The RNA shown here (transfer RNA) has 73 nucleotides and comes from a Candidatus Woesearchaeota archaeon. The source organism's lineage runs through Archaea, Nanobdellati and Candidatus Woesearchaeota. It matches the Rfam family "tRNA". Rfam classes the family as a transfer RNA. The prediction has a mean pLDDT of 82.
[in-house]
RNA sequence: CCCCGCUUAGUUUAGUGGCUAGAACGUCCGGCUGUAGACCGGAAGAUCGCUGGUUCAAAUCCGGCAGCGGGGA
Numbered sequence: 001c002c003c004c005g006c007u008u009a010g011u012u013u014a015g016u017g018g019c020u021a022g023a024a025c026g027u028c029c030g031g032c033u034g035u036a037g038a039c040c041g042g043a044a045g046a047u048c049g050c051u052g053g054u055u056c057a058a059a060u061c062c063g064g065c066a067g068c069g070g071g072g073a
Base pairs, nucleotide, nucleotide: 001072002071003070004069005068006067007066010025011024012023013022018056027043028042029041030040031039049065050064051063052062053061
């Protein structure tokens, strides 16, 4: 320098054009318990890496940039 993949909650991730962005773990509250754990119920938490574009509508499609990983010269 060239090519490919990935980037969504604290963490791991689902969702590949439309309806409140879903879940697990973790956190917090409550129940249970002598206390804690386990178990049960509930809650908070993501403007989807940044920016521009396409579209009636974008996490999703397209361009640029950034970060991480892989391949090539």